[in-house]
Predicted 3D model of a 106-nucleotide RNA (Glycine riboswitch aptamer). The sequence was found by an Rfam model in a public genome assembly.

C1' cells in the first nucleotide's frame, strides 16, 4: 500500500416453526392438556483408529490384502425434545454488509 484467505470480537440488515389454550376471581405465579425446533444440549452414519484372527510374500517381530468387534473416534438446518419456545415485543440457527483481528503479497 493492496487485495485475497480464515476468524468471529464489536456493530447494522435479513431471519421459521407451534394454544394470545383451559382452570385457579386475576397475573409475570401454580396446575393441566395440545404443540413447535433455528438458543444451548442428546444421540449416530460412511471413514479413521486399536485390537485380534486369516491369507499371500518375506531371513524377520517387516510388507501386502481380507472380513470382523458390546472398543475408541466420528457431521448436520438430521434426531430426542432435557432445556428453551407457541400474539406482539425479546430471543432466535443461519445469511450478508460494515468494523476489528490473524496470515500473505508489493
Nucleotide at each position: 500500500u493492496u487485495g485475497a484467505u480464515g476468524u468471529a470480537g464489536c456493530u447494522c440488515u435479513g431471519g421459521a416453526g407451534a394454544a394470545u389454550c383451559u382452570c385457579g376471581c386475576g397475573a409475570u405465579c401454580g396446575a393441566g392438556u395440545a404443540c413447535c425446533g433455528a438458543a444451548g444440549g442428546u444421540g449416530c452414519a460412511a471413514g479413521g483408529c486399536u485390537g485380534a484372527g486369516c491369507c499371500g510374500u518375506a531371513a524377520a517381530u517387516g510388507c501386502g490384502g481380507c472380513g470382523c468387534a458390546u472398543g475408541c473416534u466420528g457431521a448436520a438446518u438430521c434426531u430426542c425434545u432435557c432445556a428453551g419456545g407457541u400474539a406482539a415485543a425479546a430471543g432466535g440457527a443461519c445469511a450478508g454488509g460494515g468494523u476489528g483481528u490473524a496470515u500473505g503479497a508489493c